[in-house]
RNA sequence: CCCUUAGAGUUUGAUCCUGGCUCAGGAUGAACGCUGGCGGCGUGCCUAACACAUGCAAGUCGAACGAAGCACUGAGACUUCGGUUUUUGUGCUUAGUGGCGGACGGGUGAGUAACGCGUGAGCAAUCUGCCUUUCAGAGGGGGAUAACGAUUGGAAACGAUCGCUAAUACCGCAUAACGUAUUCGGACGGCAUCAUCUGAAUACCAAAGGAGCAAUCCGCUGAAAGAUGAGCUCGCGUCUGAUUAGAUAGUUGGUGAGGUAACGGCCCACCAAGUCGACGAUCAGUAGCCGGACUGAGAGGUUGAACGGCCACAUUGGGACUGAGACACGGCCCAGACUCCUACGGGAGGCAGCAGUGGGGAAUAUUGCGCAAUGGGGGAAACCCUGACGCAGCAACGCCGCGUGAUUGAAGAAGGUCUUCGGAUUGUAAAAAUCUUUUAUCAAGGACGAAGAAGUGACGGUACUUGAUGAAUAAGCUCCGGCUAACUACGUGCCAGCAGCCGCGGUAAUACGUAGGGAGCAAGCGUUAUCCGGAUUUACUGGGUGUAAAGGGCGAGUAGGCGGAUUGGCAAGUUGGGAGUGAAAUGUCGGGGCUUAACCCCGGAACUGCUUCCAAAACUGUUGAUCUUGAGUGAUGGAGAGGCAGGCGGAAUUCCCAGUGUAGCGGUGAAAUGCGUAGAUAUUGGGAGGAACACCAGUGGCGAAGGCGGCCUGCUGGACAUUAACUGACGCUGAGGAGCGAAAGCGUGGGGAGCAAACAGGAUUAGAUACCCUGGUAGUCCACACCGUAAACGAUGAUUACUAGGUGUUGGAGGAUUGACCCCUUCAGUGCCGCAGUUAACACAAUAAGUAAUCCACCUGGGGAGUACGACCGCAAGGUUGAAACUCAAAGGAAUUGACGGGGGCCCGCACAAGCAGUGGAGUAUGUGGUUUAAUUCGACGCAACGCGAAGAACCUUACCAAGUCUUGACAUCCCUUGACGAUGCUGGAAACAGCAUUUCUCUUCGGAGCAAGGAGACAGGUGGUGCAUGGUUGUCGUCAGCUCGUGUCGUGAGAUGUUGGGUUAAGUCCCGCAACGAGCGCAACCCUUAUGGUCAGUUACUACGCGAGAGGACUCUGGCCAGACUGCCGUUGACAAAACGGAGGAAGGUGGGGAUGACGUCAAAUCAUCAUGCCCUUUAUGACCUGGGCUACACACGUACUACAAUGGCGUUAAACAAAGAGAAGCAAGACCGCGAGGUGGAGCGAAACUCAAAAACAACGUCUCAGUUCAGAUUGCAGGCUGCAACUCGCCUGCAUGAAGUCGGAAUUGCUAGUAAUCGCAGAUCAGAAUGCUGCGGUGAAUACGUUCCCGGGUCUUGCACACACCGCCCGUCA
Repeated sequence: CCCUUAGAGUUUGAUCCUGGCUCAGGAUGAACGCUGGCGGCGUGCCUAACACAUGCAAGUCGAACGAAGCACUGAGACUUCGGUUUUUGUGCUUAGUGGCGGACGGGUGAGUAACGCGUGAGCAAUCUGCCUUUCAGAGGGGGAUAACGAUUGGAAACGAUCGCUAAUACCGCAUAACGUAUUCGGACGGCAUCAUCUGAAUACCAAAGGAGCAAUCCGCUGAAAGAUGAGCUCGCGUCUGAUUAGAUAGUUGGUGAGGUAACGGCCCACCAAGUCGACGAUCAGUAGCCGGACUGAGAGGUUGAACGGCCACAUUGGGACUGAGACACGGCCCAGACUCCUACGGGAGGCAGCAGUGGGGAAUAUUGCGCAAUGGGGGAAACCCUGACGCAGCAACGCCGCGUGAUUGAAGAAGGUCUUCGGAUUGUAAAAAUCUUUUAUCAAGGACGAAGAAGUGACGGUACUUGAUGAAUAAGCUCCGGCUAACUACGUGCCAGCAGCCGCGGUAAUACGUAGGGAGCAAGCGUUAUCCGGAUUUACUGGGUGUAAAGGGCGAGUAGGCGGAUUGGCAAGUUGGGAGUGAAAUGUCGGGGCUUAACCCCGGAACUGCUUCCAAAACUGUUGAUCUUGAGUGAUGGAGAGGCAGGCGGAAUUCCCAGUGUAGCGGUGAAAUGCGUAGAUAUUGGGAGGAACACCAGUGGCGAAGGCGGCCUGCUGGACAUUAACUGACGCUGAGGAGCGAAAGCGUGGGGAGCAAACAGGAUUAGAUACCCUGGUAGUCCACACCGUAAACGAUGAUUACUAGGUGUUGGAGGAUUGACCCCUUCAGUGCCGCAGUUAACACAAUAAGUAAUCCACCUGGGGAGUACGACCGCAAGGUUGAAACUCAAAGGAAUUGACGGGGGCCCGCACAAGCAGUGGAGUAUGUGGUUUAAUUCGACGCAACGCGAAGAACCUUACCAAGUCUUGACAUCCCUUGACGAUGCUGGAAACAGCAUUUCUCUUCGGAGCAAGGAGACAGGUGGUGCAUGGUUGUCGUCAGCUCGUGUCGUGAGAUGUUGGGUUAAGUCCCGCAACGAGCGCAACCCUUAUGGUCAGUUACUACGCGAGAGGACUCUGGCCAGACUGCCGUUGACAAAACGGAGGAAGGUGGGGAUGACGUCAAAUCAUCAUGCCCUUUAUGACCUGGGCUACACACGUACUACAAUGGCGUUAAACAAAGAGAAGCAAGACCGCGAGGUGGAGCGAAACUCAAAAACAACGUCUCAGUUCAGAUUGCAGGCUGCAACUCGCCUGCAUGAAGUCGGAAUUGCUAGUAAUCGCAGAUCAGAAUGCUGCGGUGAAUACGUUCCCGGGUCUUGCACACACCGCCCGUCA
């Protein structure tokens, strides 16, 4: 310089952080599920180193040897002429002797934590067959033995005895050096034992032949050298566990023998007592090691199949023999287990070679072809052998390549799916037309691989080439909630099921199942398992420890680690250069070969390592010298609850004695237990004893921490300041070990006043093994000895240096000053505030949690658990060390916003208080629950359901029940036919309805339209379900004063600020201040009504009228328009403000009274039965009609009202007085008459400022009653009537007469109301045929009280705590099931 480093989901209401879990990627000797066309190249028992049937896997050489057999040939002998036999030669075959090989090749990974492996050295301590080179040599002899023959044992395997025979088999002798050994010299090298070269002497040791006509070739012996292979030694590296800390007797070393190719305790004898180990010995567990492979940005992590190197093993254990080489996979011996044969005496065997079998297992192939190639063994060679190897077969097991067609083709076909019913999509997809033939099939040709002239090919009639037919033979799998690319319908209904994590499913599931569609990959696709990655989640690169997990309780100190200034030497670390090595393959770069690729070949670089040589000397190291600033010593000085021991003191508690004194004391929220007339408590005096030391006293002092507090004395440790005399780096930290270490506890012996676990009693309480009270023992105190832990905390290890300030305080020094003060400077402590910086934030901030350095300790998700086991310590209690199974997807820190608190501050409200009247008790009315019923239709359930929906259930209403009926329907639209339908009368029936009789369409522009009936099907209908699918509407907090936004600013962020603060207001109302400045929805105002006046207008109202007519526009009244009220004026207070208070004027005074008006939101609040509406359900019924019944039931409970309980009253009488607001035509109805009355007859007037309802009542006056269940109260019941209505039985209202129940002011509890209000009195209206004690309005009479905000309830705001956020009706702990 180039290349390279990707994240996401999940804790929360939301945020930042910590932290785990999970996913996306790659890989595999894989397996499983579904599917499956072809080819190339690879790979294929990971489990039972379990057991193995069968075949094959190591033989070869006749040119080492004898022999035998066969064939051919020559010769001879005999001959019955068939042949037999002897012999020569040639060829072939072979058991045996002999040689070489069998120690290679092939397999497996059991063992092994080791010089086994890797890497680099060494052997002066070694061997090496065959091969290569060189030198020298091979003379002459000997004795055997297999085979074979004979005899013989045994079932067999296999032998035994006798006899014969050969060799390149075996053995002496000769020859003998550049060999070996010993001795004596010389030269030279080495760290050393010693080696090398050379001279001399002595001793010892060799040999084999074969082929060929021959040349010659192949062998043989000794020696030297090389090459190859092997052996041994050493440095470094090589898994886990300390809950394995001590191990070791041939052990460590020496001397001397032995043994080996060779060193060595390798072995033996003797001697010594060593050796290894915290840098982890020993022990236990696991494991073949490496090149490499996978992954990764890298550093690393994991792994060691295939290919290659090394090692180990060959049924288990042991042993040696042969040999150059073995302690030997297809050799031997012994022992064990197993299997097989057996005549029971005895024998045989070893697939972890290639195939194959059984078994095990989720799982891994053919009892194939060939030696054609490559390689190996033997041979002179031909050749033989070769399950090495080359090929083929099986398997999608992996990698790579190819194909399953291409082009045109819109009526956007049919079918499928969805649908808002219009359409959309599948989809140019198909069909259809044209084209091509990779592949598959068939036919023909047909290799390279063969080297070296010929011959020789398992693969193989294979690859390849050409041709033919014909789109013909060839697509699946997974997924579609987020992560993560891809959506709808139906089914299901917390079921069935899914799921990697979060999670989905309880009737509208893009998450389950199916379908359509889509996405991804593709002859594969998914799942499971394992490894790496992401994970900076073990952090070397590259993390942390105040509060998230994490600083040891503390200091002194060992090993270890680290270490001040100047200078010289060395060169271990370090840096640069060179050399050797780092096998090949793999990987990488550049080329090349198979059509391409995978695959294969060639070359380069690389292999970051190790060894070695040279150089440099800055830094580290080491060594020599020097220094003083680190550290220490000395001198001087002051401070201190520092420690230990001894002594002394006063106050107080308790106890004892004595006096005074009398009935209580004590204790608590209130009490009781307890003490006291045997004299307590109280008080006075005296005494005893123990423990602790008021005030001073202080974020003051001292100490390492724990800790230390009356005074005095003695002994003693440390720190600080000043000085600068001395030493000269003597320092820092500190694993293990030893020491100190609060309280409680333990042991022995003392002591014991007070206090006080345990315990007892009394209270409290549902209980109270507690809190409170009365007692009270260990203990607390002392001495000695243990324990060794604490929220042992600053939750902050020690040391050093540096990095703005300000202000207190303790101890000391210096300056200045006449000076104790004050001031300035400085050192050492101890606090607060604060900048930079740090931090997740909180916070820390020279006493760091900042910036750096050194050392130690500790952490790695929550729970299980500081538990179990083991070990150590302890008298015990217990302590120290310290897991796992299993389980969860979180646990956690800091901060934010809410909600909440029997937290705090401020404020408000008929919230309390102060009052008045009630409810709760009675009777009745009415609603609800419950019960009952054929049905008692449904809804509403704390406030915010319960005189609520319902402003009015006898039928209707009506939705419910019983019975009777209808099925295109009671209601809507469309089509066809007809002209009726209807009405009246009669019959049946409970009615609906059915039948009969009479009567019989309308309009018209003549096209038709309206209406009705009948018919067919589309459809109607549903007060059926879901208010938790919805719209709309409504309630509630609450007419409470709040709720938000834009821009800016602050904060990593959620968020904050504004909106907080000081005042003020009914009010986020207004003023002031302020990193905020503005704005919106709310508040207020605008609207209606009421209270005053003016003006204008006015009839049906009014009158200065006795009545009427007329008149008037004054008054009352009516309704239009104005005026008026704004803290506007004055004063006081306040901050020169806002505002408050007082006053004047005024009809009204501080929002004048009342109404309408309801912010953002909360309650899955209410309503599918007002209405609308998705989906589901129903369709001769869950729809529709009709009669009757029910909604009105009645042991009971609750809510809301009315009427009362009486004298402030009831009743009666009276000339009797005074409203407002309404309503009226299917209506209100006057006067008159009848009735005791409800009411009736009749009907003037009035569509209403005109007429009517209509009488207002309480009140007032007079009389009576006299405190009683009454002359109170009126329920209930009987009789007689009235009204409405088809109809008053279930089930209406009213009247008269009679009857005359409970009730004498209401327990716990609880409601409303602050002025024209409460209370009380009547009037009207809506609904309505009739049916209010309900509801909505109206006026009359007309109070009491509010000190105040402690408390109850609700609300607002600020602040605080929080483990709550479904938000305290929360969360959560224990026990039981």